[in-house]
RNA sequence: GCUCCCAUCGUCUAGCGGCAUAGGACAUUGCCCUCUCAAGGCAAAGACCGGGGGUUCGAAUCCCCCUGGGAGCG
Numbered sequence: 001g002c003u004c005c006c007a008u009c010g011u012c013u014a015g016c017g018g019c020a021u022a023g024g025a026c027a028u029u030g031c032c033c034u035c036u037c038a039a040g041g042c043a044a045a046g047a048c049c050g051g052g053g054g055u056u057c058g059a060a061u062c063c064c065c066c067u068g069g070g071a072g073c074g
Stems, first nucleotide, its partner, number of pairs: 001073007010026004018057001028044005050066005
């Protein structure tokens, strides 16, 4: 330098164009249970999807650029 892949709650992830509120697990917080703790049960808070454009009636989801990470080739 070229090609390809990835980027979503604190962490790991689902989602692949439209069920007006982006789901789950773990973690966190509260309550219940217990003599207490752990475990268990219930509930809550937490991301508008790396940034910027474009396509579309509509984009986390398609296209382009940038940023960061990874792989391969030279």